[in-house]
RNA sequence: GCCCACGUGGCUCAGUGGUAGAGCACUUCCUUGGUAAGGAAGAGGUCCCGAGUUCAAUCCUCGGCGUGGGCU
Numbered sequence: 001g002c003c004c005a006c007g008u009g010g011c012u013c014a015g016u017g018g019u020a021g022a023g024c025a026c027u028u029c030c031u032u033g034g035u036a037a038g039g040a041a042g043a044g045g046u047c048c049c050g051a052g053u054u055c056a057a058u059c060c061u062c063g064g065c066g067u068g069g070g071c072u
Base pairs, nucleotide, nucleotide: 001071002070003069004068005067006066007065010024011023012022013021018055026042027041028040029039030038048064049063050062051061052060
């Protein structure tokens, strides 16, 4: 330099054009003599940035940035 994949709550990841979910973690409560485990409820994300297409974009297109991998 070229090519490919990925970027979504604190972490690991789903989702796929119709206003976003799981597990773990966190908070409160129940249970216990007290922990752990278990049970119930809850908070937390303008989906990396910008532009475009569309009635509507996390999703499609283009550019940028970042991470990882491959080739030379």

Transfer RNA from a Pseudomonadota bacterium, 72 nucleotides, folded computationally.
The sequence was found in a public genome assembly.
The prediction has a mean pLDDT of 80.
Its Rfam family is "tRNA". From the family's description: Transfer RNA (tRNA) molecules are approximately 80 nucleotides in length. Its family is annotated with triplet codon-amino acid adaptor activity in the Gene Ontology.
The organism belongs to Pseudomonadota, within Bacteria.